RNAcentral holds the full RNA, with entries from ENA and SILVA.
A computed fold for a 477-nucleotide part of an RNA from an uncultured bacterium, annotated as small-subunit ribosomal RNA, 3' major domain.
Context: one part of a larger RNA
RNA sequence: UGACGGGGGCCCGCACAAGCGGUGGAGCAUGUGGUUUAAUUCGACGCAACGCGAAGAACCUUACCUGAUCUUGACAUCGUAAGAACCUCACUGAAGGGUGAGGGUGCCUUCGGGAACUUACAGACAGGUGCUGCAUGGCUGUCGUCAGCUCGUGUCGUGAGAUGUUGGGUUAAGUCCCGCAACGAGCGCAACCCUUGUCCUUUGUUGCCAGCGGGUAAAGCCGGGAACUCAAAGGAGACUGCCAGUGACAAACUGGAGGAAGGCAGGGAUGACGUCAAGUCAUCAUGGCCCUUACGGUCAGGGCUACACACGUGCUACAAUGGGUGGUACAGAGCGCAGGCCGUCUGCAAAUGCGGUCGAAUCGUGAAAUCCAUCCUCAGUUCGGAUUGGGGUCUGCAACCCGACCCCAUGAAGCUGGAUUCGCUAGUAAUCGCGCAUCAGCCAUGGCGCGGUGAAUACGUUCCCGGGCCUUGUACA
Numbered sequence: 001u002g003a004c005g006g007g008g009g010c011c012c013g014c015a016c017a018a019g020c021g022g023u024g025g026a027g028c029a030u031g032u033g034g035u036u037u038a039a040u041u042c043g044a045c046g047c048a049a050c051g052c053g054a055a056g057a058a059c060c061u062u063a064c065c066u067g068a069u070c071u072u073g074a075c076a077u078c079g080u081a082a083g084a085a086c087c088u089c090a091c092u093g094a095a096g097g098g099u100g101a102g103g104g105u106g107c108c109u110u111c112g113g114g115a116a117c118u119u120a121c122a123g124a125c126a127g128g129u130g131c132u133g134c135a136u137g138g139c140u141g142u143c144g145u146c147a148g149c150u151c152g153u154g155u156c157g158u159g160a161g162a163u164g165u166u167g168g169g170u171u172a173a174g175u176c177c178c179g180c181a182a183c184g185a186g187c188g189c190a191a192c193c194c195u196u197g198u199c200c201u202u203u204g205u206u207g208c209c210a211g212c213g214g215g216u217a218a219a220g221c222c223g224g225g226a227a228c229u230c231a232a233a234g235g236a237g238a239c240u241g242c243c244a245g246u247g248a249c250a251a252a253c254u255g256g257a258g259g260a261a262g263g264c265a266g267g268g269a270u271g272a273c274g275u276c277a278a279g280u281c282a283u284c285a286u287g288g289c290c291c292u293u294a295c296g297g298u299c300a301g302g303g304c305u306a307c308a309c310a311c312g313u314g315c316u317a318c319a320a321u322g323g324g325u326g327g328u329a330c331a332g333a334g335c336g337c338a339g340g341c342c343g344u345c346u347g348c349a350a351a352u353g354c355g356g357u358c359g360a361a362u363c364g365u366g367a368a369a370u371c372c373a374u375c376c377u378c379a380g381u382u383c384g385g386a387u388u389g390g391g392g393u394c395u396g397c398a399a400c401c402c403g404a405c406c407c408c409a410u411g412a413a414g415c416u417g418g419a420u421u422c423g424c425u426a427g428u429a430a431u432c433g434c435g436c437a438u439c440a441g442c443c444a445u446g447g448c449g450c451g452g453u454g455a456a457u458a459c460g461u462u463c464c465c466g467g468g469c470c471u472u473g474u475a476c477a
Base pairs, nucleotide, nucleotide: 001477002476003474004473005472007471008470009469010468011467012466013465015461016460019424020423021422022421026316027315028314029313030312031311032310033309034307035306042053043052064302065301066300067299068298069297070296073125077124078123079121080120081119082118083117086103087102088101089100090099091098092097107114108113127291128290130289131288132287136285137284138280139279140278141276143274148187149186150185151184152183153182154163155162156161167178168177169176193268194267195266196265198236199235200234201233202232203231204230208225209224212223213222214221239262242256243255244254245253246252318417322376323375324374325373326372327371334365335364336363339358340357341356342355343354344353346351383414388409389408390407391406392405393404394403430453431452432451433450434449435448436447
C1' cells in the first nucleotide's frame, strides 16, 4: 500500500421487511447429469452452465456410428494431353458411382492458338468441426450503469509511498458547494443520440370527414373539404426558471404556483482502470503439434429423439372471481408474390375446388380477456386433460425409427403442494390475446416484440446477500 475480520462508523440496492403472484407436490414440454448404446457428435458447470451455442436435428443440417466407396481429391493455383460446353437414352447398383450408345460443334483469333468448362496423367499441394482458449487475435459474460480508476507539476517522507481523491454539508453520481499543500488535467458520472408524453407550423395520399351537396339496407360510397384524427419533417416546451421556508450568505433540501409534463418526467442505446490464466481454436482468424489411400472426401441407413433414475427452466391444471353454449365491443406492432389472404362450393373438422384482391397508410390478417343471456351447483364433476385405440388432412423424394394438425372414442395423475426458493415498487406485478425471426413442414409450452384489462405494499434498516467511503487490528501478500 492492499487484502481480510462472526472490528467500528456512515450510506446504497426488490438485499431484508411490508405486499402480490409463483417454484418445490401432479401430468406434460424442454435442457442437463447419470445410465444405456455400434453411435447416443461437440462445447457450456456456483452466482455469471442446465428452453445455453441451436432464430427450427425426418433426409440435408451432422461434426457421431455401421456398411459401401474415392485418393491431386468436394474446394484453390500451376503443367501436359484430349474434348467446346452441354443435352438425351439404355443397363447395373441402396446410393455415391460404374459400363455403353447417340445428339451437339458455339465465342475470340496474327490461323500457331486463346478464354470458359469437362475428362485423363504427374507432382508441388489441397483438406482436417483433429489437440492446445494455460501460446493467441477478435468477440462475449461478470462484478456493475457500481462511482469509481488514474496522471502532470508541486509539497511531505531515507524509502515503499502519501498528498490531491481526506474533512463539513449535499447528490442517483469523485454531483455540486465550502474548507484544506496543494494546483490542474484525463478515463468514467451527467449531457449531446433514439423513443413515449403536450402544443405549434408545413404538407395532405393510399390516411381523415366537422360543415355543404348527392347517394345507400348500411357504408368516406361519390362530388368535395383541409377543420379534427393521423402520418412524417421542422420547431416550442422543464431550467430548481418563479414564490415561501430550512440551510453556512453556499451547494442543496422541503412545500407551493403555473403547466401536458417538476426536480434525473418514463423507457432505450451507452459498460471507466481492472477482476475471474472466466467463456469461445466448433462463427471467424491464427502460432505450435498431429493425420495425409486417412484423423481427408462421397454415399445409404442409423444415431443426436434411448430411459430404472436425479436436478434446472417452463406449460397446463387442480375449478364457480370457474367451465360450456349463443350473442356482442374495443388494439398496437409487424408481415405478405414459389407469398398473404378474402368470397363462395364441398366437408362435423383439419382442409379442399373455383373465382377475386394486394409487391400493399390502398388489399389481407374474426384480437382475447370484457359485456349480455342461459346451462352446470361443489361432484374427481359439464373441473382437468395425460395416455391409448380407430379414421383422416397437410408439408415433403420420403413422416417406421422421428412431423404438425383434425374428427370419433378413451378419459390418467391432480382437491393449492414439506424443508426451501424465485420475480416484481406502476401502467409495474398479475392476467388476456396478437405479431415476428428461423422455417417445405415442425415437436414453439422456447426466444424477441406488441398492445388490452390492471392491483397490493414499503413502518423501517436490527437481521440475510451484494456493493461504496472513512477508520481500526493483523503472526496474510
Its Rfam family is "Bacterial small subunit ribosomal RNA".
Its mean pLDDT, the model's own confidence on a scale to 100, is 84.